[in-house]
RNA sequence: GGGCCCAUGGUCUAGUGGCUAAGACGCUGCCUUCACGCGGCAGAGAUCCUCGGUUCGAUUCCGAGUGGGCCCA
Numbered sequence: 001g002g003g004c005c006c007a008u009g010g011u012c013u014a015g016u017g018g019c020u021a022a023g024a025c026g027c028u029g030c031c032u033u034c035a036c037g038c039g040g041c042a043g044a045g046a047u048c049c050u051c052g053g054u055u056c057g058a059u060u061c062c063g064a065g066u067g068g069g070c071c072c073a
Base pairs, nucleotide, nucleotide: 001072002071003070004069005068006067007066010025011024012023013022018056027043028042029041030040031039049065050064051063052062053061
């Protein structure tokens, strides 16, 4: 220098044009226990990497950028 893939709560993933963005782990509170853990119930937590475009409507499609990974030279 060229090509390909990825970016979604603290972490790991799902969702691939239309609803309130779903789940697990973790976190908080309550119940339970002598206490801790396990278990049960409830709750908080994501401007869906950024900017622009397409569309009635974008996390989703397109372009550029940023960051990360892989391959070639």

Source information
A computed fold for a 73-nucleotide RNA from a Candidatus Pacearchaeota archaeon, annotated as transfer RNA. It matches the Rfam family "tRNA". By type it is a transfer RNA. Rfam links the family to the GO term triplet codon-amino acid adaptor activity. The coordinates come from a structure-prediction model, not an experiment, and the mean pLDDT is 82. NCBI's taxonomy places the organism under Archaea, Nanobdellati, Candidatus Pacearchaeota.